RNA sequence: GGAGUUGGCCGGACAAUCGUCGCCGUGUUUCUCUCUGUCUCCGCAGGUGACAGUGGGUGCAUGGGGGAGGAAAGUCCGGGCUCCGCAGGGCAGGGUGCCAGGUAAUACCUGGGGGGCGUGAGCCUACGGAAAGUGCAGCAGAGAGCAGACCGCCGAUGGCCGUUCGCGGCACAGGUAAGGGUGAAAGGGUGCGGUAAGAGCGCACCGCACGACUGGUAACAGUUCGUGGCACGGUAAACCCCACUCGGAGCAAGACCAAAUAGGGGUCCUUUGGCGUGGCCCGCGCUGGACCCGGGUAGGUCGCUUGAUAUGUACGGUGACGUGCGUACUAGAUGAAUGAUUGUCCUCGACAGAACCCGGCUUACAGGCCAACUCCCAUU
RNA sequence: GGGUGGUUAGCUCAGCUGGUAGAGCAUCGCCCUUACAAGGCGAGGGUCACAGGUUCAAUCCCUGUACCACCCACCA
Numbered sequence: 001g002g003a004g005u006u007g008g009c010c011g012g013a014c015a016a017u018c019g020u021c022g023c024c025g026u027g028u029u030u031c032u033c034u035c036u037g038u039c040u041c042c043g044c045a046g047g048u049g050a051c052a053g054u055g056g057g058u059g060c061a062u063g064g065g066g067g068a069g070g071a072a073a074g075u076c077c078g079g080g081c082u083c084c085g086c087a088g089g090g091c092a093g094g095g096u097g098c099c100a101g102g103u104a105a106u107a108c109c110u111g112g113g114g115g116g117c118g119u120g121a122g123c124c125u126a127c128g129g130a131a132a133g134u135g136c137a138g139c140a141g142a143g144a145g146c147a148g149a150c151c152g153c154c155g156a157u158g159g160c161c162g163u164u165c166g167c168g169g170c171a172c173a174g175g176u177a178a179g180g181g182u183g184a185a186a187g188g189g190u191g192c193g194g195u196a197a198g199a200g201c202g203c204a205c206c207g208c209a210c211g212a213c214u215g216g217u218a219a220c221a222g223u224u225c226g227u228g229g230c231a232c233g234g235u236a237a238a239c240c241c242c243a244c245u246c247g248g249a250g251c252a253a254g255a256c257c258a259a260a261u262a263g264g265g266g267u268c269c270u271u272u273g274g275c276g277u278g279g280c281c282c283g284c285g286c287u288g289g290a291c292c293c294g295g296g297u298a299g300g301u302c303g304c305u306u307g308a309u310a311u312g313u314a315c316g317g318u319g320a321c322g323u324g325c326g327u328a329c330u331a332g333a334u335g336a337a338u339g340a341u342u343g344u345c346c347u348c349g350a351c352a353g354a355a356c357c358c359g360g361c362u363u364a365c366a367g368g369c370c371a372a373c374u375c376c377c378a379u380u
Numbered sequence: 381g382g383g384u385g386g387u388u389a390g391c392u393c394a395g396c397u398g399g400u401a402g403a404g405c406a407u408c409g410c411c412c413u414u415a416c417a418a419g420g421c422g423a424g425g426g427u428c429a430c431a432g433g434u435u436c437a438a439u440c441c442c443u444g445u446a447c448c449a450c451c452c453a454c455c456a
Base pairs, nucleotide, nucleotide: 001376002375003374004373005372006371007370008369009368010367012345013344014343015342016341017340018339020067021066023064024063025062026061027060028059031057032056033055035053036052037051038050039049041047042046069351073362074361076360077359078358079357080356081250082249083248084247088282089281090280091279093246094245095244096243097242098112099111100110101109102108113127114125115124116123117122128241129240133239134238135235136234150180151179152176153175154174157173158172159170160169161168162167188206189205190204191203192202193201207230208228209227210226211225212224213222214221215220254302255301256300257299264293265292266291267290268289269288273287274286275285276284295455296454297453309328310327311326312325313324314323315322316321346349381452382451383450384449385448386447387446390405391404392403393402399436407423408422409421410420411419429445430444431443432442433441
C1' cells in the first nucleotide's frame, strides 16, 4: 500500500421567526365548585341567602423548559400488567431439542463440544432417537429393504458332445457382488494371498461397532487396552418415542363517572341441562343461556409511563451477567403532536414516524467514523 | 393498536398422509348454419406471490419477505 474479518458508534450541523402536543409558573375573568369567616332569615338539631377570603377547574393573555428510532417496522418468540372464582388434576394439542451456564423469561445470549467452509483472522450449523414400532421412496433398474444374476466372469463338481484317453468343446444344472449398466441411494476402503471365477474367505493397514480405562460437571475426546469380520442404508421441517416446557384472552385488556332508549322481538337448547372466553373430562362456583333482528350512546377520567430504566464506578465471573454505591428523569397523543420559512456551511443527507411497557430475533437502510485482528506485496 | 385467514391459467376456484398441476368461463382454430348465437371436437396459455432451507424429489413441510381480505367499542 492492497484485500478482508469481527465488535462498537453516528444517522446533516448551527441560528432566527412562526406553528404544534404535553409539563411547570404568573396575571386576569366574577363562568363554576370546595373550604373558612361575618351578617340575615326559618329555627330543638340543622338548613337558606348575601358578602369577603383561600384553594381548584375552565376560558383568555403571557413566560420558561421538553418533544420519535436504530430499527419506532414485521408481530416471529419471551415476560410484566389486566380480566377470566383458583389457574387445581387427567387426556388431547402446541413448542423446544448437542452440553453447561446467564436471565423475569425465551426459540435469545455467553462459554464449550461435534460437523462443514475458508490460506487465515474467522464464519455457518432445526445438531436427541432410524439396533421400540409403523409408513414412504415416483421414473429408471435384474434387484430398493433379513437385497439382487441384465451384461460380464467362471463352469472346479455333476450333465451332454467329441477324443489320439492327455484332454478339448458346449454353457444345461449351477457358482460369482471383483468389473459394466440403472439410480439420489446397490450392504466398508486399499493391497497381498487365495480361488474354476470370486468373495472379510484369510491376513496387514485404515475405517467402523461394542466394552473397559483415562481426562472432562457434561456434550465429548483419546498415539490407550481388549473383543468383533462388519452386523445396524436413507427419511423423524412423516407418524412416532424420549426429555423439558406451555391455562385462555388481550390496553378495542380492564376500572370509574356521565348520557340515552322500545329494559323489545324471533329461532334454538334444555335440568344426567346450561353458563362461568378453557378443545374435552373431572373438580369448584352460579342458575337460565347461545345466536339473529331491532333500539340507544359513541363523551370524559384512570390504566399511561419511575422502569427486570439509563449511566459512572468498585468488586465477583473466561464470558453472558450479578452485587454494592453515586448520579440522571428522557414523548404520552386519542383525528392523533416533531413541521414550515429564511440565512450560513458541508461529505448534499438512506431506511423510515411512538400508541400499555420491556427483553430478544428478523427484515429495510445513502454515507461516514473508531478499535482489534488476518492474509498478500514492497521496504528496512 | 390487537387478532385471524389468504395469494395456483386472463377471471372464479379445485388439488396437498410430498412423486408428470387440473375444472368451469374466457381466447384461438375446425365442424354445424345463408349468417350469427347456442352446440360438438381440438389447441394454446402457469417462475403454483417472492427468497432461502429440509428431502432423491416441494403447490404441499419449515423460516423470512411482499401484498390482499375479514373481525374486535360501550349500554340495556